[in-house]
Predicted 3D model of a 326-nucleotide part of an RNA (large-subunit ribosomal RNA, domain IV) from a Chloroflexota bacterium.
Its mean pLDDT, the model's own confidence on a scale to 100, is 86.
NCBI's taxonomy places the organism under Bacteria, Bacillati, Chloroflexota.
RNAcentral holds the full RNA, with entries from ENA.
Context: one part of a larger RNA
This record gives sequence, structure tokens and C1' cells, in this order.
RNA sequence: CCCUCGUUAAGGAACUCGGCAAUCUAACCCCGUAACUUCGGGAUAAGGGGUGCCCUUCUAUGAAGGGUAGCAUAAAAUUGGUCCAGGCAACUGUUUAACAAAAACACAGGUCUCUGCUAAAGCGUAAGCUGAUGUAUAGGGGCCGAUACCUGCCCAGCGCCAGAAGGUUAAGGGGAGAGGUCAGCGUAAGCGAAGCUUUGAACCGAAGCCCUGGUAAGCGGCGGCCGUAACUAUAACGGUCCUAAGGUAGCGUAAUCCCUUGUCGGGUAAGUUCCGACCCGCAUGAAUGGUGUAAUGACCUGGACGCUGUCUCAACGAGGAACUCG
Repeated sequence: CCCUCGUUAAGGAACUCGGCAAUCUAACCCCGUAACUUCGGGAUAAGGGGUGCCCUUCUAUGAAGGGUAGCAUAAAAUUGGUCCAGGCAACUGUUUAACAAAAACACAGGUCUCUGCUAAAGCGUAAGCUGAUGUAUAGGGGCCGAUACCUGCCCAGCGCCAGAAGGUUAAGGGGAGAGGUCAGCGUAAGCGAAGCUUUGAACCGAAGCCCUGGUAAGCGGCGGCCGUAACUAUAACGGUCCUAAGGUAGCGUAAUCCCUUGUCGGGUAAGUUCCGACCCGCAUGAAUGGUGUAAUGACCUGGACGCUGUCUCAACGAGGAACUCG
């Protein structure tokens, strides 16, 4: 030097990616307690006082009043730092045993869909079992994820559901016709019955597909160019092309914005972060949910007060390790 601790003048985050770490706070009693709110909470909010000893009074293990000090009173142990604002997730819960505890998963709740019971679904070759000794207020599957306000347009593509007139269509049915063989006929070339055999047209023939319709809390998708108002600018308005339909309400430089430290305002002496606005959304947007929201959070971000050896800037002390000698 290092490890684990203790104390520290003045300052008090100047440290640092970041108050990481370590202080501060803490018990009980009395008083007091805001915004907001789902009226339950928020709340131990915040904030203030008391506690020992002595005296007095009383309804007397205590309370009230007064005095006084070393101020939760022998020593220890135990024991919230607080507040403001924003993001995400409603919440308690669950998770990467051994680098991630979270905004991820779950959740109550919403919705779609399947299933009439020998249910659907699942396991098994099967027997059989689960579902369930349940019966649509039940059970399985998908997506979203409390609550509040909402959830727009598109069925052209892909999927699913329903339909059945027509088209297409397998095995199979069918068997026109054709070939081989040989009795027979013929001088020969050749013809050639029945049988056997090889092949085989028409025609009949299901689902599916084509077709018709529905369906987006199914997969998904939700435009371009040009012109126009009496300053300028902008364009409520008009024209045109394309599309299945051209993004509605909201929100918006966002956990989404490349340009970007966008612009304006706030906070600071100074602010790539933060908060409030604006909207030109590279590439927001409605259950792949949209926007708010009290409460909750070892979550993430910014700020204030308190507090401190984080630091200015280091010092001393205790124990240990290391080192040297034995």
C1' cells in the first nucleotide's frame, strides 16, 4: 500500500456516468397535517412539542403546571431521511438456481372463437384416462390487460365461416373401339367367328379449387401531384391521377424524431438531461389497443431541503492481511 472498522478543523456533492458508498432520519406520547382522490386513501404526509431529576396539585404504576440540566436520560440492541415533478407498469405477486427483478411474465377484468356431452381440447398403438363425478353463469383456445373516456375507415390480398346453380376434378363404375392369338376361308397376299388376352373413347363420379356472400378485439392496410385569399406567408377552397380504403378521436422531437443540443418558455451564474408548449409524425395512433388516472414500485429520469471524508485534501486511531526476522 491493501482489507474491515472508528473519529475529524473549515467547506458541504465542488466527487462522479450517476450522491455509487457512507452519514443524516428512526422509539413512545401530545398537537398538527396539503395538492390530488377510485372517498378507501394520500398519512408515520409535511411540520411542532414532550420524555431525566426536583417541587406543587389531582380523579395518582399516571396526568397537568413550574424549575433545572448532560435533552428518546446506566449501557446496549432495535428502529423511516423528507419533499416536488415526469416516464413506464394499475395494484399484492412471478422470473433468467450462479452477471439482468425490470417497463418483462402473471393478474382481476374485456373481447373473439370452439364445444349440446360418448362435448370441444389433450395424452395414449390400444384399452383407457384428463376435461369432470363438471354441463354454455360450464369447459378449451387466441389476443388485450384494474378502473375512467373511447376503440374510426378498408373484405382488394391472405385466412376463416356460410352457400350451392354452373365450371374443373381422383379412385371407382362404364365399355364404343383397337391390337395379339387361332378354328375356318383363300393359289397367294390376306380376311378372320367364339374363347383367351392387351388396351381403351363417350358417359356417371365427392371434397377441394374456381365461383357467390359474410367476417378486421381475424393476418393485415389506412396516398400522390398542381393551383388558389387585397403585404407577405399559409391555404378553409378547387383541379387531377391512383386506391380495397386513403389515418378519424386522441397523443406527439415521445422508451417512437434521422436532421437534433429542432424552436419558444421555465428552472441554473452557466442545463446535449429535465418540465411546459409548438407540430415540419425520416418512420404516432386506437384490444399488435389509444388517451388520462388516485394508490402502489429494492423500477427509470430531473430537481429541492437535510446530511455527510464522495470531494477540496488528506490525517490519526483499532483490528487483520501482507512483509521482515525467528